A computed fold for an 85-nucleotide RNA from Natronobacillus azotifigens, annotated as c-di-GMP-I-GGC riboswitch aptamer. Model confidence (mean pLDDT): 83 of 100. The sequence was found by an Rfam model in a public genome assembly. Rfam family: c-di-GMP-I-GGC riboswitch aptamer. Its family is annotated with cyclic-di-GMP binding in the Gene Ontology.
RNA sequence: UUUGAAAAAGGCAAACUUAUCGAAAGGUAAGGACGCAAAGCUAGGACCUAAAGCUCAAAUAGCUAAGGUAGCCCAGUUACCGAAA
Numbered sequence: 001u002u003u004g005a006a007a008a009a010g011g012c013a014a015a016c017u018u019a020u021c022g023a024a025a026g027g028u029a030a031g032g033a034c035g036c037a038a039a040g041c042u043a044g045g046a047c048c049u050a051a052a053g054c055u056c057a058a059a060u061a062g063c064u065a066a067g068g069u070a071g072c073c074c075a076g077u078u079a080c081c082g083a084a085a
Stems, first nucleotide, its partner, number of pairs: 001084004011036002016031006034071001040077003044073002046069004053063003
């Protein structure tokens, strides 16, 4: 510098369950492993939610500030181990 063996030290942890925070989406902790070579970090796109606010005669409807997903995609950035040159 390139690369990721049906390998591997070590790592992460889907569904589901319990507790807890939240209006919700969802987060956190513990258990649990479907998977992951960046499934580390960062919200550009996409998607999800929408209590409050606005629209409406009204709503369980619509819009939206806002919140969320990095295990949906792209990009940036940092890093362990191994292999090859």